[in-house]
């Protein structure tokens, strides 16, 4: 330097052909239960979809660019 992937909630991960309020699950906080905790149950917080831009009536999804990581070649020696 080239190409390929990944990037969404603290954590892993889903997100249909672009459609209305973006989601599980775990964990966290509060409540029930309990002598206390654990288990169980209810709930509630928790998201600029990596960033910036374009396309569109609409974008996590489409296209550009630049960022991080990751495999691959390739320089170099």
């Nucleotide at each position: 330097g080239c190409g390929c992937g990944u990037g969404u909630a603290g954590c892993u991960c889903a997100g249909u052909u672009g459609g209305a309020u973006a989601g599980a699950g775990c964990g966290u906080u509060g409540g029930c239960c309990u002598c206390c905790g654990g288990a169980g149950c209810c709930a509630a917080a928790g998201g600029u979809c990596g960033c910036a831009g374009g396309u569109u009536c609409g974008a996590a999804u489409c296209c550009u660019g630049c960022c991080a990581c990751g495999c691959g070649c390739a320089c170099c020696a």
Molecule: transfer RNA
Organism: Deltaproteobacteria bacterium